Record summary: Predicted 3D model of a 361-nucleotide RNA (Bacterial RNase P class A). It matches the Rfam family "Bacterial RNase P class A". Rfam classes the family as a ribozyme. It was read from a public genome assembly, where an Rfam model found it.
[in-house]
RNA sequence: CAACUGCGGCAAAUGGUCGCGGCUCUGCAUUGCAGAGGUGAGGAAAGUCCGAGCUCCACAGGGCAGAAUGCCGGAUAACGUCCGGUAGAGGCGACUCUAAGGAUAGUGCAACAGAAAUAAACCGCCAAAGCUUUUUGGUAAGGGUGGAAAGGCAGAGUAAGAGACUACCGCCUCCGAGGUAACGAGGAGGGCAUAUGUAAACCCCAUUCGGAGCAAGACCAAAUAGAGAGCAACAGACCUGCCCGGUCUGCUUUCAGGUGGGUCGCUUGAGGCUGACGGUAACGGCAGUCCCAGAUAGAUGACCAUUCGCGGCGGCAGAUGCCGGCGCUGACAUAACUCGGCUUAUCGCUGCGGUUGCAAU
Numbered sequence: 001c002a003a004c005u006g007c008g009g010c011a012a013a014u015g016g017u018c019g020c021g022g023c024u025c026u027g028c029a030u031u032g033c034a035g036a037g038g039u040g041a042g043g044a045a046a047g048u049c050c051g052a053g054c055u056c057c058a059c060a061g062g063g064c065a066g067a068a069u070g071c072c073g074g075a076u077a078a079c080g081u082c083c084g085g086u087a088g089a090g091g092c093g094a095c096u097c098u099a100a101g102g103a104u105a106g107u108g109c110a111a112c113a114g115a116a117a118u119a120a121a122c123c124g125c126c127a128a129a130g131c132u133u134u135u136u137g138g139u140a141a142g143g144g145u146g147g148a149a150a151g152g153c154a155g156a157g158u159a160a161g162a163g164a165c166u167a168c169c170g171c172c173u174c175c176g177a178g179g180u181a182a183c184g185a186g187g188a189g190g191g192c193a194u195a196u197g198u199a200a201a202c203c204c205c206a207u208u209c210g211g212a213g214c215a216a217g218a219c220c221a222a223a224u225a226g227a228g229a230g231c232a233a234c235a236g237a238c239c240u241g242c243c244c245g246g247u248c249u250g251c252u253u254u255c256a257g258g259u260g261g262g263u264c265g266c267u268u269g270a271g272g273c274u275g276a277c278g279g280u281a282a283c284g285g286c287a288g289u290c291c292c293a294g295a296u297a298g299a300u301g302a303c304c305a306u307u308c309g310c311g312g313c314g315g316c317a318g319a320u321g322c323c324g325g326c327g328c329u330g331a332c333a334u335a336a337c338u339c340g341g342c343u344u345a346u347c348g349c350u351g352c353g354g355u356u357g358c359a360a361u
Stems, first nucleotide, its partner, number of pairs: 001357010012307007020040002023037006042332001046343002049341005054213004066209005071085005086100001087098004101204002106202002108198003122143002124139006151169002154166002170192001171190005178183001217264004226255006235249005271290005277284002308330001309328003313324004
């Protein structure tokens, strides 16, 4: 210098003008208006996929169904998350990836090719008979097909062959230094009919799991319908053509109910930052310090200037630099009860490690 790799960080900056939502103060005024001050989105606020807090409902106990998870140890409030290991796979390497229980419980599926796909004789080889092509038998070493053909390779053996036999490797079983454990250095035994793969196919085994969600939920409460009590007479309607009488229409008040509306829930929290400590790490406890959006159909915006960044253009220089003007106003995206994760989106800039290659010294 190039290519790669691990762990992170930022998410344009400053100023001005106008505007918006909460909060505090002041004034007017009476629930608003004006002024001042201070404050006002993210690393994912997103998807709503997991795990919790909180709230309401349900709940004697057991089972079925369903769902999720599935090597070991640790972290954590908890997790399907994270960290560290083991085993396997990939990479020259740094490093990365894994849904990693069971395929001798059972069922299903495996296209095409191929003689044959869980089952073997198409070619070949060998033997016998016939002898002109053939017939019968042996054989899985060779050919061919396939992702996969009854462990591999070499030897010995044989008519030709074959774990039928032997060494090595593989596999299985047992023992086992060591390790908390997964696992396992190493050793012994078994010729291996223990004959393919697939369980993010059904299934089997083990473990776990009640539901709904802040539009949860709690409270206040105009209006209207309702119930009770009280009040006084005029009028009207009906029974009824007239009189008496009765019912309804009124007002006040209490209760119930809960619509419009309002208050709480609501942001001090498994909280942030800094420091040193323990731990390989995830993380933990300690000390100090800080208070940092709470809207409700939803405020957090727009414009201008300068600087920064990026893109391509031109000029100068010649080590990747400098200058000029142009463009992009600059990626993905906008809180809605709150946390911990996961997943997905993302223009660019940048810090600290590491690997490999090339060149120079």